RNA sequence: GCUGCCGUAGCUCAGUGGUAGAGCACUCUCUUGGUAAGGGAGAGAUCGAAAGUCCAAUCCUUUCCGGCAGCACCA
Numbered sequence: 001g002c003u004g005c006c007g008u009a010g011c012u013c014a015g016u017g018g019u020a021g022a023g024c025a026c027u028c029u030c031u032u033g034g035u036a037a038g039g040g041a042g043a044g045a046u047c048g049a050a051a052g053u054c055c056a057a058u059c060c061u062u063u064c065c066g067g068c069a070g071c072a073c074c075a
Stems, first nucleotide, its partner, number of pairs: 001071007010024004018055001026042005048064005
């Protein structure tokens, strides 16, 4: 330099056109003499950035940023 994949909640991941969910963690609460375990409730992400298409974009297109992998080149 070229190609491909990935970027979504504090962490690990789903969702891939109709407006975002789970597990763990966190907060409150029930149970206990107390803890652990378990039950119930809640908060938390406008989806890496910008633009385009569309009635509507996390999802499609383009550019950029970051990460990973492969290939190529130079020394």
Transfer RNA from a soil metagenome, 75 nucleotides, folded computationally. The RNAcentral record of the sequence draws on MGnify. The coordinates come from a structure-prediction model, not an experiment, and the mean pLDDT is 82. Its Rfam family is "tRNA". Rfam links the family to the GO term triplet codon-amino acid adaptor activity. Rfam classes the family as a transfer RNA.